[in-house]
Molecule: c-di-GMP-I-GGC riboswitch aptamer
Organism: Ammoniphilus resinae
RNA sequence: UCAGAAAAAGGCAAACUCGUCGAAAGGCGGGGACGCAAAGUCACGGGUCUAAGGUGAUCCUUUUCAUCUUCACUAGGACGGCCGGAUUACCUGUA
Numbered sequence: 001u002c003a004g005a006a007a008a009a010g011g012c013a014a015a016c017u018c019g020u021c022g023a024a025a026g027g028c029g030g031g032g033a034c035g036c037a038a039a040g041u042c043a044c045g046g047g048u049c050u051a052a053g054g055u056g057a058u059c060c061u062u063u064u065c066a067u068c069u070u071c072a073c074u075a076g077g078a079c080g081g082c083c084g085g086a087u088u089a090c091c092u093g094u095a
Stems, first nucleotide, its partner, number of pairs: 002093003011036002016031006034081001040087003044084003047079004053074005
């Protein structure tokens, strides 16, 4: 420098579950292991999820407005165990 077949020192921890925070997506901590060679770190690009708040429409109404119902969009938020990018690093092999 490149690579991750096998091994070792070790590391992380899906689903599920308990507690807790959140409107939600989801986060954090305990238990638990399906997996992982960056499943370390960073929301920079794409993607996915969410929508308390906001906007529009809708429903109701004799009519209008507001509330309520439902739907769509969205500021914002979440996911690194969806992909790319950036960055740092253990072990083994290799030059």